RNA sequence: GCCGACGUAGCUCAGCGGUAGAGCAACCGCCGUGUAAGCGGUAGGUCGAGAGUUCAAUUCUCUCCGUCGGCU
Numbered sequence: 001g002c003c004g005a006c007g008u009a010g011c012u013c014a015g016c017g018g019u020a021g022a023g024c025a026a027c028c029g030c031c032g033u034g035u036a037a038g039c040g041g042u043a044g045g046u047c048g049a050g051a052g053u054u055c056a057a058u059u060c061u062c063u064c065c066g067u068c069g070g071c072u
Stems, first nucleotide, its partner, number of pairs: 001071007010024004018055001026042005048064005
């Protein structure tokens, strides 16, 4: 330099154009002598950035940034 994959909650990841979710973690409560476990609940997101298409974009297109891999 070229090609490809990925980027969504603190972490690991879903979500194939129509109100952004799960598990774990955090916090509160129940239980319990207490801790852990278990059960119930709460909070937490400018969906990497910008632009385009569309009535509507996390989703489709383009550019850029970052991570990883391959080729040279």
Record summary
Predicted 3D model of a 72-nucleotide RNA (transfer RNA) from an Elusimicrobiota bacterium. The organism belongs to Elusimicrobiota, within Bacteria. It matches the Rfam family "tRNA". It is annotated as a transfer RNA. Rfam links the family to the GO term triplet codon-amino acid adaptor activity.